About this RNA:
Transfer RNA from Candidatus Micrarchaeota archaeon CG10_big_fil_rev_8_21_14_0_10_45_29, 72 nucleotides, folded computationally. Its Rfam family is "tRNA". Model confidence (mean pLDDT): 82 of 100.
[in-house]
RNA sequence: AGCCCCAUGGUCUAGCGGCAAGGACGUCAGCCUUUGGAGCUGAAAACAGCGGUUCGAAUCCGCUUGGGGCUA
Numbered sequence: 001a002g003c004c005c006c007a008u009g010g011u012c013u014a015g016c017g018g019c020a021a022g023g024a025c026g027u028c029a030g031c032c033u034u035u036g037g038a039g040c041u042g043a044a045a046a047c048a049g050c051g052g053u054u055c056g057a058a059u060c061c062g063c064u065u066g067g068g069g070c071u072a
Base pairs, nucleotide, nucleotide: 001071002070003069004068005067006066007065010025011024012023013022018055027043028042029041030040031039048064049063050062051061052060
């Protein structure tokens, strides 16, 4: 330098162009309880960035950034 793969809450992950972006663990609050680190209920929290296509994009395309791999 070229090519390929990946990027979603704090972590791990699901997600046929029309979802309220789901789940597990974790966090916080309440309940329960002698106590809670167990159990129950509830809450907060995410689409790497910028453009493009489209009536509509986490999803398709381009560039960039970061990570991994192959070739030279």

Lineage of the source: Archaea > Nanobdellati > Microcaldota.